[in-house]
The part of an RNA shown here (large-subunit ribosomal RNA, domain II) has 680 nucleotides and comes from a metagenome. Its mean pLDDT, the model's own confidence on a scale to 100, is 85. Its Rfam family is "Bacterial large subunit ribosomal RNA".
Context: one part of a larger RNA
RNA sequence: UCCGGCGAGUUGCCGGUGCUGGCAAGGUUAAGUCAUUCAGUGACGGAGCCGAAGGGAAACCAAGUCUGAAGAGGGCGUUGAGUCAGCAUAGGCAGACCCGAAACCGGGUGAUCUACCCAUGGCCAGGAUGAAGCGGGAGUAAAAUCCCGUGGAGGUCCGAACGCACAUCCGUUGAAAAGGGUGGCGAUGAGCUGUGGGUAGGGGAGAAAUUCCAAUCGAACCCGGAGAUAGCUGGUUCUCCUCGAAAUAGCUUUAGGGCUAGCCUUGAGGUGAGUCUGUAGGAGGUAGAGCACUGAAUUCCUAAGGGGUCGUCAAAGAUUACCAAGGGAUAUCAAACUCCGAAUGCCUGCAGAUAUACUCAGGAGUCAGACUGCACGAGAUAAGUUGGGUAGUCAAAAGGGAAAGAGCCCAGACCUGCAGCUAAGGUCCCAAAGUGCGUGUUAAGUGGAAAAGGAUGUGGGGAUUCGAAGACAACUAGGAUGUUGGCUCAGAAGCAGCCAUUCAUUCAAAGAGUGCGUAAUAGCUCACUAGUCGAGAGUCCCUGCGCCGAAAAUGUCCGGGGCUAAAACACGACACCGAAGCUCAGGAAUUACCAAUAGGUAAUUGGUAGAGGAGCAAUCCUGGCACGAAGAAGCAGUACCGGAAGGAGCUGUGGAGAGUCAGGAAGAGAGAAUGCCGGA
Numbered sequence: 001u002c003c004g005g006c007g008a009g010u011u012g013c014c015g016g017u018g019c020u021g022g023c024a025a026g027g028u029u030a031a032g033u034c035a036u037u038c039a040g041u042g043a044c045g046g047a048g049c050c051g052a053a054g055g056g057a058a059a060c061c062a063a064g065u066c067u068g069a070a071g072a073g074g075g076c077g078u079u080g081a082g083u084c085a086g087c088a089u090a091g092g093c094a095g096a097c098c099c100g101a102a103a104c105c106g107g108g109u110g111a112u113c114u115a116c117c118c119a120u121g122g123c124c125a126g127g128a129u130g131a132a133g134c135g136g137g138a139g140u141a142a143a144a145u146c147c148c149g150u151g152g153a154g155g156u157c158c159g160a161a162c163g164c165a166c167a168u169c170c171g172u173u174g175a176a177a178a179g180g181g182u183g184g185c186g187a188u189g190a191g192c193u194g195u196g197g198g199u200a201g202g203g204g205a206g207a208a209a210u211u212c213c214a215a216u217c218g219a220a221c222c223c224g225g226a227g228a229u230a231g232c233u234g235g236u237u238c239u240c241c242u243c244g245a246a247a248u249a250g251c252u253u254u255a256g257g258g259c260u261a262g263c264c265u266u267g268a269g270g271u272g273a274g275u276c277u278g279u280a281g282g283a284g285g286u287a288g289a290g291c292a293c294u295g296a297a298u299u300c301c302u303a304a305g306g307g308g309u310c311g312u313c314a315a316a317g318a319u320u321a322c323c324a325a326g327g328g329a330u331a332u333c334a335a336a337c338u339c340c341g342a343a344u345g346c347c348u349g350c351a352g353a354u355a356u357a358c359u360c361a362g363g364a365g366u367c368a369g370a371c372u373g374c375a376c377g378a379g380a381u382a383a384g385u386u387g388g389g390u391a392g393u394c395a396a397a398a399g400g401g402a403a404a405g406a407g408c409c410c411a412g413a414c415c416u417g418c419a420g421c422u423a424a425g426g427u428c429c430c431a432a433a434g435u436g437c438g439u440g441u442u443a444a445g446u447g448g449a450a451a452a453g454g455a456u457g458u459g460g461g462g463a464u465u466c467g468a469a470g471a472c473a474a475c476u477a478g479g480a481u482g483u484u485g486g487c488u489c490a491g492a493a494g495c496a497g498c499c500a501u502u503c504a505u506u507c508a509a510a511g512a513g514u515g516c517g518u519a520a521u522a523g524c525u526c527a528c529u530a531g532u533c534g535a536g537a538g539u540c541c542c543u544g545c546g547c548c549g550a551a552a553a554u555g556u557c558c559g560g561g562g563c564u565a566a567a568a569c570a571c572g573a574c575a576c577c578g579a580a581g582c583u584c585a586g587g588a589a590u591u592a593c594c595a596a597u598a599g600g601u602a603a604u605u606g607g608u609a610g611a612g613g614a615g616c617a618a619u620c621c622u623g624g625c626a627c628g629a630a631g632a633a634g635c636a637g638u639a640c641c642g643g644a645a646g647g648a649g650c651u652g653u654g655g656a657g658a659g660u661c662a663g664g665a666a667g668a669g670a671g672a673a674u675g676c677c678g679g680a
Base pairs, nucleotide, nucleotide: 001680002679003678004677005676006675011094012093013092014091016089017088018087019086020085021084022083023082026050027049028048032044033043034042035041054061055060064076065075066074067073097235098234100232104225105224106223107222108221109220115199116198117197118196119195120194121193122192123191124189126158127157128156129154133150134149135148136147137146138145162186163185164184166183167182168181169180170179201217203213204212205211238615239614240613241612242611243610248261249260250259251258252257262366263365264363265362266361267360268359269358271357274354275353276352277351278350279349280348281347282346288340289338290337294334295333296332299329300328301327302326305323306322307320308319309318310317369394370393371392372391373390374389376387377386378385399410400409401408414587415586416585417584419583420582421581425577426576427575428561429560430559434574437572438571439570440569441568447563453548454547457545458544459543460542461541462540463539464538465537466536474532475531476530477529478528480505481504482503485499486498487497511526515524516523588605589604590603591602592601593600594599616669619665620664621663622662623661624660625659627657634653635652636651637650638649640647641646
């Protein structure tokens, strides 16, 4: 991992609700007793309980009563049949759908492991060092002290046994639930060790680490309380049919739990409320807009007040490129501003369409929501972010499209069909359908990712200037004189800089000079003019499509091939493809209506949690009917039947029980629980 078997809403009591049945103003027995064919039996038993009358705290009264002074008013009653069983269902009390803690408590068992202690034994090769003391000698007044010897001390040294466990390698489903290899440390000591004994669980022991107390230790192990509790996780077994949610509000030691409401379902009831569309009316202060209020904020004028400067600075006063209330003009901003002010939405009346809505009673589930569009808050006008509002989808929705895809677009799957039409989206090939038509655009593979910004890309439109009295471009020629204008300056001559009625002359034209250049001149050039040439040239604005801007990690931003008068883009008209949509044909079911025997008509039939309904199968019991050695059950095969769960027939095997109908009872359905047991 697989296979087989086992494996989870049960049982008792209580009151509630619904259905069915008995009896009914009544209903019913309990314990017990008797009988008996011993059965899920019959009879007796009326104690008790519920109901038939209520009101009041009560006395008490009574179809009334209480309150009250009350013949008032008001409250609760009178004018609805109950009761006893069975079944169904949710709830309560019980383990209460099943499995699962870590823990808590009680009583016991453990110190053969290990910690410490007690008693009594045992062990420590060999080598080294050489304390005190003692002897001799030296030495001293005597000592001290020194030398030699002797001696054999020490939590002394080196190092086996023994003990330990510092490093590293191996081992890691090991040879081993702690070991092996190579090194290491202690090795006469606070040493190691044998045997016997002692200390026990909130207790012991501890050279102290929450360390050890039998491979178990922040409280051992065993049994019991015990099915502890688990707002938590997992699991919870056949089929079909009808309807079908929620992820919100309030409260909660509450936030992943609950309770009530909301939303779902089933039944009953009366009302005709509900919804949509049209129309008529109404309340309102949002979008927008505005500046009349409240604030913010721009420029100018005016200007009280303040500051600076001057003032014999006491004062008067003067002045100011300073600040500035208020006023005027100008142009703005606001969720908590409004002189204004929509659209939607909301309320009401009427009309039409539709069939919901409400109340009561039984049963739920839901309280983590997600994304997308729109208007907002928070955030950074970040997030597949977060919070509400509103609509949709998903959740609980399959199908087609978007290459692929919960939440986007189209569209809501009862079943069957080798029938048809369409939606979104598409029609060169992969791949169903146009290598279709018309008019343009794009040259960038733009299409097939991106901004500010940049640019004689190119199409369309508009405006304006110049031009056959010859424009624009190019070429040829001129581009002069007063003058080197004045000033400045070492120099300043068109061209460092400053100045200016930058003037005047000759001219076809020529600036007191556009740029390069020189130290300054010189030189080149431009403006301007003439000639050659011969038809458009220049500038600006709006707009379509392109270009650059453009660097990232597996392999290139069309799904790919590939595409350029397109297979790109824009506009237009036509045809086709395309879904579980719609239609057609056949079939099934539900609901309503009509018929009441068929049946007919219409609408409907996606679905998680969940509510409701109808069935299938296994086991056993009661009764009936049928079967079996001429072969039961079981097993194997099989092309049959049924809407499903499922059910037959036949053949083989097997060798003794089994089926069907009606009713009943429950150990009543497995694929999941790191399920349990067995097997492979």